[in-house]
RNA sequence: CUUAAUAGAUCGACGAGUGGUCGAUUCAGCGGGGGAACCAAUUUCUUUUUCGCGAAUGCGCAAAGGAUCGGGGCGAACGAUGCGCGGCAUAGAGAGUAUUUAAUGGCUCUAGCCCGACAGCUAACUCCGUCGGCAACAUUAAAAGGCAAA
Numbered sequence: 001c002u003u004a005a006u007a008g009a010u011c012g013a014c015g016a017g018u019g020g021u022c023g024a025u026u027c028a029g030c031g032g033g034g035g036a037a038c039c040a041a042u043u044u045c046u047u048u049u050u051c052g053c054g055a056a057u058g059c060g061c062a063a064a065g066g067a068u069c070g071g072g073g074c075g076a077a078c079g080a081u082g083c084g085c086g087g088c089a090u091a092g093a094g095a096g097u098a099u100u101u102a103a104u105g106g107c108u109c110u111a112g113c114c115c116g117a118c119a120g121c122u123a124a125c126u127c128c129g130u131c132g133g134c135a136a137c138a139u140u141a142a143a144a145g146g147c148a149a150a
Base pairs, nucleotide, nucleotide: 001133002132006028008026009025010024011023012022013021014020029130030129031128032127033126034125039120044067045066046065047064048063049062051060052059053058070118071115072114073113074112078092080090081089082088083087093110094109095108096107097106099143100142101141102140103139104138105137
């Protein structure tokens, strides 16, 4: 710098002590999900078990489990066209670029993960996250702050 991913307090351990590091708890900040009215919308496959129907292969309801181009969530990470199609390319759109904002140019990225049939919006309410990865582009205009001098 990127990102929501930061600041403090208490206790314990380490350190001769302070500073500090690690762990736990707590509080605040930052971020995300669920969740009325109004408005808007409408149910997959498979396994097992109980019950019911049937002459029978089976059918129906319910419960538990599993799977997902059905649907949905976090995120900038999206679609379009083409090709020699496990991928690649082109042009858009989107994102980042060091005090802050804007413009121009340059450079870089366009991934990954999760839920598990289910969630629109949504006040009250409620749940969750607070990781990780890097090493600093230039010009112009404006703003804020710091330092020095008088």
This is a predicted structure of a 150-nucleotide RNA (c-di-AMP riboswitch aptamer (ydaO/yuaA leader)) from a Verrucomicrobiota bacterium. Rfam family: c-di-AMP riboswitch aptamer (ydaO/yuaA leader). For this family Rfam cites "New RNA motifs suggest an expanded scope for riboswitches in bacterial genetic control" (Barrick et al., Proc Natl Acad Sci U S A, 2004). The sequence was found by an Rfam model in a public genome assembly. NCBI's taxonomy places the organism under Bacteria, Pseudomonadati, Verrucomicrobiota. Model confidence (mean pLDDT): 77 of 100.